[in-house]
RNA sequence: AGAGUUUGAUCCUGGCUCAGGAUGAACGCUAGCGGCAGGCUUAAUACAUGCAAGUCGAGGGGCAGCAGGGUGUAGCAAUACAUCGCUGGCGACCGGCAAACGGGUGCGGAACACGUACGCAACCUUCCUUCAAGCGAGGAAUAGCCCAGGGAAACUUGGAUUAAUACCUCGUAACAUUGUGAAGUGGCAUCACUUUAUAAUUAAAGCCCAGGCGCUUGAAGAUGGGCGUGCGACUGAUUAGGUAGUUGGCGGAGUAACAGCCCACCAAGCCUGCGAUCAGUAACUGGUGUGAGAGCACGACCAGUCACACGGGCACUGAGACACGGGCCCGACUCCUACGGGAGGCAGCAGUAAGGAAUAUUGGUCAAUGGACGCAAGUCUGAACCAGCCAUGCCGCGUGGAGGAUGAAGGUCCUCUGGAUUGUAAACUUCUUUUAUUUGGGAAGAAACCCACGUUUUCUAAUGUGGUUGACGGUACCAGAUGAAUAAGCACCGGCUAACUCCGUGCCAGCAGCCGCGGUAAUACGGAGGGUGCAAGCGUUAUCCGGAUUCACUGGGUUUAAAGGGUGCGUAGGCGGGUUGGUAAGUCCGUGGUGAAAUCUCCAAGCUUAACUUGGAAACUGCCGUGGAUACUAUCAAUCUUGAAUAUCGUGGAGGUAAGCGGAAUAUGUCAUGUAGCGGUGAAAUGCUUAGAUAUGACAUAGAACACCAAUUGCGUAGGCAGCUUACUACACGAUCAUUGACGCUGAGGCACGAAAGCGUGGGGAGCAAACAGGAUUAGAUACCCUGGUAGUCCACGCCCUAAACGAUGGAUACUCGACAUCAGCGAUACACUGUUGGUGUCUGAGCGAAAGCAUUAAGUAUCCCACCUGGGAAGUACGAUCGCAAGAUUGAAUCUCAAAGGAAUUGGCGGGGGUCCGCACAAGCGGUGGAGCAUGUGGUUUAAUUCGAUGAUACGCGAGGAACCUUACCCGGGCUCGAACGGCAUUUCAACGUUCAUAGAAAUAUGGAUAUCCCGCAAGGGAGUAUUGUCGAGGUGCUGCAUGGCUGUCGUCAGCUCGUGUCGUGAGAUGUUGGGUUAAGUCCCGCAACGAGCGCAACCCUUGCCCUGUUUUGCCAUCAUUAAGUUGGGAACUAUCAGGGGACCGCCAGCGAUAAGUUGGAGGAAGGUGGGGAUGACGUCAAGUCAUCAUGGCCUUUAUGUCCAGGGCUACACACGUGCUACAAUGGACGGUACAAAGCGCUGCGAAGCCGCGAGGUGGAGCUAAUCGCAAAAAACCGUUCUCAGUUCGGAUUGCAGGCUGCAACUCGCCUGCAUGAAGCUGGAAUCGCUAGUAAUGGCAGAUCAGCAUGCUGCCGUGAAUACGUUCCCGGGCCUUGUACACACCGCCCGUCACAUCACGAAAGUGGGUUGUACUAGAAGUCUGUGCGCUAACCAGCAAUGGAGGCCACGGCCCAAGGUAUGACUCAUGAUUGGGGUGAAGUCGUAACAAGGUA
Repeated sequence: AGAGUUUGAUCCUGGCUCAGGAUGAACGCUAGCGGCAGGCUUAAUACAUGCAAGUCGAGGGGCAGCAGGGUGUAGCAAUACAUCGCUGGCGACCGGCAAACGGGUGCGGAACACGUACGCAACCUUCCUUCAAGCGAGGAAUAGCCCAGGGAAACUUGGAUUAAUACCUCGUAACAUUGUGAAGUGGCAUCACUUUAUAAUUAAAGCCCAGGCGCUUGAAGAUGGGCGUGCGACUGAUUAGGUAGUUGGCGGAGUAACAGCCCACCAAGCCUGCGAUCAGUAACUGGUGUGAGAGCACGACCAGUCACACGGGCACUGAGACACGGGCCCGACUCCUACGGGAGGCAGCAGUAAGGAAUAUUGGUCAAUGGACGCAAGUCUGAACCAGCCAUGCCGCGUGGAGGAUGAAGGUCCUCUGGAUUGUAAACUUCUUUUAUUUGGGAAGAAACCCACGUUUUCUAAUGUGGUUGACGGUACCAGAUGAAUAAGCACCGGCUAACUCCGUGCCAGCAGCCGCGGUAAUACGGAGGGUGCAAGCGUUAUCCGGAUUCACUGGGUUUAAAGGGUGCGUAGGCGGGUUGGUAAGUCCGUGGUGAAAUCUCCAAGCUUAACUUGGAAACUGCCGUGGAUACUAUCAAUCUUGAAUAUCGUGGAGGUAAGCGGAAUAUGUCAUGUAGCGGUGAAAUGCUUAGAUAUGACAUAGAACACCAAUUGCGUAGGCAGCUUACUACACGAUCAUUGACGCUGAGGCACGAAAGCGUGGGGAGCAAACAGGAUUAGAUACCCUGGUAGUCCACGCCCUAAACGAUGGAUACUCGACAUCAGCGAUACACUGUUGGUGUCUGAGCGAAAGCAUUAAGUAUCCCACCUGGGAAGUACGAUCGCAAGAUUGAAUCUCAAAGGAAUUGGCGGGGGUCCGCACAAGCGGUGGAGCAUGUGGUUUAAUUCGAUGAUACGCGAGGAACCUUACCCGGGCUCGAACGGCAUUUCAACGUUCAUAGAAAUAUGGAUAUCCCGCAAGGGAGUAUUGUCGAGGUGCUGCAUGGCUGUCGUCAGCUCGUGUCGUGAGAUGUUGGGUUAAGUCCCGCAACGAGCGCAACCCUUGCCCUGUUUUGCCAUCAUUAAGUUGGGAACUAUCAGGGGACCGCCAGCGAUAAGUUGGAGGAAGGUGGGGAUGACGUCAAGUCAUCAUGGCCUUUAUGUCCAGGGCUACACACGUGCUACAAUGGACGGUACAAAGCGCUGCGAAGCCGCGAGGUGGAGCUAAUCGCAAAAAACCGUUCUCAGUUCGGAUUGCAGGCUGCAACUCGCCUGCAUGAAGCUGGAAUCGCUAGUAAUGGCAGAUCAGCAUGCUGCCGUGAAUACGUUCCCGGGCCUUGUACACACCGCCCGUCACAUCACGAAAGUGGGUUGUACUAGAAGUCUGUGCGCUAACCAGCAAUGGAGGCCACGGCCCAAGGUAUGACUCAUGAUUGGGGUGAAGUCGUAACAAGGUA
C1' cells in the first nucleotide's frame, strides 16, 4: 500500500466482498511447563447454609459462663459441695464511638447526573492540628438484677429497687449569638469588613496503674461535603408549539445555606426553528480498540463521580443518611405457626437453582497494607494478602544438538527392466540435560507496635542495642544423580492468497468470505500422498475500527452515471466596494493557574529474559485569568463613487389586461342550377343520396382559429405570447454622467404566479375529438385504418398545482484566445467597412471532462448563498400528517430481496434502417419435378430380426463403386472358452496335429480305422520343425464424434483475414483495410499518418484450341508400285503419338478517363482482354458429420457384448416424401438400307471367323499380356417404305408358359430370351428445380464394383438451341454508414395478467399487554399544624390540694404511596378476511419495449 466482482472487451460511476488489528468472548480439534493478568456481557431473576461491624471494664451498675484465690463443710489426702465479685477477665444490660467508611451492582436518569472552568458578599464539617478560655453546685429517674403475669413463637405487661462520661436544674461566661447606636474602609447589586458603646441569651464529666486519657465554649487550619453558573457530550420534525407555581414581584414559612423550595396576594409573563415539548435509547469521565491523522466505535478489569439496595412511599437518630447487612407503612413473593399471629430481603464473600453459547472454591490468614474501637495489650475486618479452578488473554521456555546415502524398507506419483518424492528424514554413532523424575539445602517479603537495657532531653519527644511476629510455604531459588529419556498439533493448498498430484463421486453427495465449483478425466466435493502457514495452540462464529476519499473538516459530488427546487418576490440567516480614525470580541504572541492518579510516549531500574512492576521526564493538543500586538474579520464614527438605484432624452418588441372591428375557411339553413352517385381506403365496408345527395351559384346564421408576412427572428422570471385598432400598464436597451451614496448578492420557512388534463357554477358549441357505436384488418383486435360521435376544447368566476415545467445545466460577481452570422441602439464616417453597448446563434483553441462533449450565453479559473445526492428492486409505495369538492398533490420509510443496477465509448452481430456492388438471385428463355407405371433411398408401420449410421440448406440412387450363401454388424437354434490369429516361456509328443476313409449330425464338430518328419551324434541325448497342454500378452461393428487425431461437408473459389513498426486514443481499440476511380478480385491507380509485410486473389501446374522442331511403330498414305483390303514395297509430306518450344501482353491504333489505373471500339491473329475446362478452398463458423474405414483416451464386457456353424432377416407394406427411369406419341412408332466417334477395358481375361438356335445363348477356338488381337454393333442422323390421331402398329406395367446364363445353391431373393397378356398414362393443382454455349436439351459408348446382378455412379464422344430490357422486387453474399436494452449475438433480448408454492409487509370487526396524560375518588406510615373532661419523675408557683412550663397520648386538618373509577394518547403483539410486493423448474395467454421493434 491494495485486491476480487457488472462487459465479448474498455474507461468511469457505484455497491458488495476479502487481506490487518482488537475482544471480559463462545464453539470445534488438540494440549508439556512457568510467570503476569482476567473470569455472569443473559434474569436489578429467586435464594438453602456459613461468614462479611464491631469495639471500649481506663464511663457504669454488676457477675450468667470461664480461670485463680479466700472462707466453710466432708475427707488422711487427692478431691467434692457450699459460699465470698476478692482477683484475672466478662455474656447480657445502661453509656460512648463506629456502623453514612470499606465491599457490590448499573435499575433509573438526557439531568448542572457527569466532565471542565469559575463562583458562594448564601453555607455546614464528628474525629485531627494550633491558639484562647473554662471544668463550680445540686437533683430526679431508668435498663440490668429480683418478683408476678400473658403468648406456640416473635416478643411483651405490671411491680419493687439501682448506677454512670445517660438525663435535668442552678451558678459563672465570652472575641459566640441577637437587638440598638456611632465612626471608618472596601466592593460587582443586594452589601461586606474593621473599631467601638450598650442590653439580653447560652457551657461542661469524669476515669485512672498518678505517667496520662477525656469533657465544655470560642477562633483558625486541614479534611469532607452542600449550593449556583459558563461551556461540552445520543437519535427522531412521520414530535411544532410547550408552560398556571407556570415567569416575575411583595410579605411570610422553611433550611446549614440561596431560591416558587413552600404559602398568601399582585402582575402576565417564561421557553422555542441556534429545535422548546414529546418519544426512543443510555450511568458519566479518566480512558480502551482502531486509524497516518481527523475521526469512528466502546466505557469489562483499575481509578474519580453519580444512582440504587425485593417494588413504592416516609421520616427518625446523627457532624454526616432519608441509611445494602437500621426503623415505620403499602404491595408482591417465600418461610414458620398451636391459625390467634409472626419472620425475611446475597446488586457483600463463597455457594445453589434458573436463564444462557458462556464465566471459578460453600479454601487459608490477619504475616503485610488499610480501616473501626481502645491509653495499650489487643479484638473485629470474605477490605486486603494469598492459595484453588479455567490455554480466557499477554509473555517466556521446551519437545533435543552434531554426524550419518545402499539416498534402506514402507507409502505416494510417473513416460513403470526404471525413475521421482517423503528424505539426513529414519536406522546407526556420538554429545548435551533446559524441562520432567529423584535427593539435599533453602529465602527476601519483618519495618514496627510491644518488652528489656541504654543515650539525648525542662516537659513533650527523638533515638541505639537485644528480643518477639510469615497465611503464602519447605514455595521461589541453589546444588547433586539418572537418562533422549517425559512432551505436536491445527488450519489451509481454483483466484483474491503462501502451498499439487492420485483415487472415489458424477448438478448426486457436498463446498462456498466474494467470484463461483460438482452433469464420467474436479489442483474447488470426500479420502490419500505431498506441500504451505501458524504453533501449545490452531481454526470457526459473533462484534468494533480499518481498508471505505462509500457522509468527503482534513477529503466527494449534481448536462448524460444517484443528484438543480417549475419560476419569481422576499423574511430570518449567511456573505459583502474604496479611504481614514477609535475599540480590541474573533485572531496572534508572552506569562500565571488548572488539566487527580493510573494509562500512552521516551529514558532508566527491579524480577535469569520478557510480559509485568517501579522511578523520572515528557505529554494531556482543553478550560480559566493576565499583559501585549492590530494586518485581516467584527464593531463604532466619518468620508468617497466605480456596485446598486434614480433623473433626462431616445429606441424596441407575438410582454400583460380590457373593449371594438375584419376577411378567408368550415359547418348549417333557404333558394336556384343539375343528376346518380358521393365519400372513404392498401383494398373495402359502415355512412350520405331519386323524399334529389356530391358538385356549382347567391343570400343568411354560428362558433372557433388568425394563411401569406414568418426567420436559425422578437418579447417575457418561468408557464407562455401571433389578424387589425384603441385605452390602460409593465419592462429592457442605448445616450447623457445630472442625483442618492453601498442603499448590495443570495435566500431556510413564507407569499405570489404556474402548460395541458381534470373539478364546481353559469353561458357557448362551427371544427376537432377521449368515452361510446358501427365498418374493416386479424388466429383474436376491447388497437393501429375508416364512418359517426358525447364530455372536453371556447367565455366568465372559483379550484387543482402537476409535466421530458429540459439547456435534463440554480442565482450573483470577476477574470480568461479567436472567427463568422444575426436582432436592437449609439458614434465616427471614405455610401467599401469599422468602433462600441446589450441580446440571439454556429464553429474552434487553452483548460476541463469517464467519454460524448463544454468552451466569454463554460461543463474553464475563483468567491458567496441556496437546493439536492449517497447501490438496484421493494417505492415515490405503506403508515402518519398537511392541502384539496374530488381526482389527487406535498412530505416520505421499513421488512424482505439481489451482486449487481447504471453512464460513455469500442468491436461485432442484427434491423419489416439507408447507400452501393455482385451471383442462373430475379427477370428473359429452354427443359424438367409435382399427376401415371416402375426402379431406388428415407420416414412410418410391421416383425424373432426387418443390423447400424446420415436428418433444413449442408440427410434421403447418402456410407453401399453393386445384401441369394459369404458380405453381416441383426434374429432363432446348435457348439467353443487361451478362445478364430500371432509371439515368448515351460511341459509333453512325433503313431499327436494334419491327410484320407467310415459313422452321427443341418453344419460346426465329435468318435473310430489307416497313414507318416529332418539334422548332429557310437549311444545317451541335443537341435530344427509340427502339434497338445499350461501360462503371459487376447477379443469386442459394445458406449462416448460433447474427451480426441485424421478425413470430410457448408458458408464459398465469396474476397476477404491478419501482422510488424509508426501515429491517434486514459483505454477497449482505431489508422493501415476508409475516400475518388477501376476490377472477376483488398485487381490496380490516385489521394491520405501512415510505411511495409504475410495468408488468400492472380500467376506458376494439368488439359484443350494454333504453329514449329524432334520421334517414326503396332499408327498414317499425298506422290510411285501392288492388293479383295495401307495388304505389301516404299514414303516421312499429312493425320496421329510422345517429348520440347513458340504464341496473347491492352503489345498496336482511336475515343473516354486525371496525363493514372483502366475501359469502349478497331486492326492483325487459331485464339483478345482471366481464350474454354480442371486441380488448387485464406482466418474462421456450424461442440456440423464420422469411435461402423482407420487410429485413439476413458468406461463397460470376459463359459460372453468374444468366437464357429446352419437357417432366416437387411428384399416385409394400409401409407407419406426425395431422387431417377419409361412414357403419354407423327420433330413420332415399326421395317429395310447407308454412314460418322471418343474414351476405356482384357490372361481365373477379352474371345474373332465358322457352325447351331427365332433369341438369350451354345459350340468353336484363331489372335491378343494389346496404337498390332478382341470387347465393338456406336446411336441419334441420313435414304426409302408403312402407320394417320386411335388408349392406337403410342405406352409398356402386370401376369402365364417355355427357355438361357452365372453360381455348392436363384423358394424366400438374380439377370436375360422367346411366345402370349397389354395396366395406368392423352403433358400433369398449389408449388418447385436446373441451365448463359459447344452450355441446355437430346443420342449412344465405356469403366469401376462384380461369379452373376444398374433406370445408379464416374467418364467419353455425336447432334446441338433459345434468351438476358434490366436490377424495382424474392433469396444469398461483399463494402460503407446508421440505430441498438443483442454478445449463446434476432432461432437474440424481454413485459404484464393468470395458475401453483413460499417469504416478509400493509389494511381489517376486534382482542390482549406495556408506557403515559387528564379528571374524580381514596388516603397507610410520616413530617408539619390545630384541638383536648386523657396521662405525666426532675423545673416554677403553692403549706397542701392543685396549677403552670415541658413531655406523652388521642383526635382533626394540609400534603402524600399503593389502590379504585372514567376518559384520552403513544406503543407492542395477535385477528376471520383482504391488498399489493419479493422469490421460485422448461406452466398458460398474448407480444408492450430494444432496429423506423414493424402505429418512432

This is a predicted structure of a 1496-nucleotide RNA (small-subunit ribosomal RNA) from a metagenome. The sequence is in RNAcentral, with records from SILVA. Its mean pLDDT, the model's own confidence on a scale to 100, is 84.